[in-house]
RNA sequence: GCCUGGGUGGUGAAAUGGUAUACACACGACACUUAAAAUGUCGCGCCGAAAGGCAUGCGGGUUCGAUUCCCGCCCCAGGCA
Repeated sequence: GCCUGGGUGGUGAAAUGGUAUACACACGACACUUAAAAUGUCGCGCCGAAAGGCAUGCGGGUUCGAUUCCCGCCCCAGGCA
């Protein structure tokens, strides 16, 4: 230099045009317990008093609508030279 795959909550990650974060873990509260562990129930992106706003690596484009499609860039992993 070229090719392929990837970047999404605290973590691993699903969703492949139509409510952004299913599911699991972690974390918090409660129940149970003498107390804890285990188990169960509920909650859990950020800002805000609320209304609301913002958020899928960054910047553009297409579209009524983009995590998803297109272009450029950054970063990570693998391959070729």